Background: The RNA shown here (transfer RNA) has 73 nucleotides and comes from a Planctomycetota bacterium. NCBI's taxonomy places the organism under Bacteria, Pseudomonadati, Planctomycetota. RNAcentral records the identical sequence in 3 taxa. Rfam family: tRNA. Rfam classes the family as a transfer RNA.
RNA sequence: GAGGGCGUAGCUCAGUCGGCAGAGCACCUGCCUUUUAAGCAGGUGGUCCUGGGUUCGAGUCCCAGCGCCCUCA
Repeated sequence: GAGGGCGUAGCUCAGUCGGCAGAGCACCUGCCUUUUAAGCAGGUGGUCCUGGGUUCGAGUCCCAGCGCCCUCA
């Protein structure tokens, strides 16, 4: 320099053909227990990497940029 993949909750990741943003773990509260852990119930938590475009409507499609990874030179 060229090509490809990924970026969504604190962490690991889903999210279908464009139409309500989710799961597990973690965290908080309660129950249980002599206590902790485990278990059970409930709950909080989001600028979907950034900017722009298309659209009635974008996590999803298009363009540019940024970061990480892989391949080639």